[in-house]
Molecule: SAM riboswitch aptamer (S box leader)
Organism: Pueribacillus theae
RNA sequence: UUCUUAUCAAGAGAGGUGGAGGGACUGGCCCGAAGAAACCUCAGCAACCGCCAUGCAGGCAAGGUGCUAAUUCCAGCAAGCUUUUAGUGACUUGGAAGAUAAGAA
Numbered sequence: 001u002u003c004u005u006a007u008c009a010a011g012a013g014a015g016g017u018g019g020a021g022g023g024a025c026u027g028g029c030c031c032g033a034a035g036a037a038a039c040c041u042c043a044g045c046a047a048c049c050g051c052c053a054u055g056c057a058g059g060c061a062a063g064g065u066g067c068u069a070a071u072u073c074c075a076g077c078a079a080g081c082u083u084u085u086a087g088u089g090a091c092u093u094g095g096a097a098g099a100u101a102a103g104a105a
Base pairs, nucleotide, nucleotide: 001105002104003103004102005101006100007099008098013042014041015040016039017038021031022030023029025076026075027074028073043068044067045066048064049063050060051059052058072097077094078093079092080091082089
C1' cells in the first nucleotide's frame, strides 16, 4: 500500500513548548491570538487485540493499538416518503468515501 471482517448516536482534558492554522477530500457550517497544527508530560475514555471465567451471559485494564469540540460536524451517489405552482426543503433506508481494530497478501 492492497484485500477481508467488525465497529463508527455513547464515552473521555489539563499543563508545557510552539506559533497560524485546523475539522481526510469537495461544498457548507464550525473551531482557532481568551492561542490552531505539531511535539512533550501527566491524566482520562473505550475495550479491537489481550487476560480471567465460561454452556451462555459476563468480568478486568498491567500490556499492544486507538480515542478525549460538534453523530464520521452535516451533505456529497441512489431509492423511498413528504412539502412547494416551481426552485427547493424535511425525514428514512441503502451505498460511496473515510477512521480505528484484527487478520491476510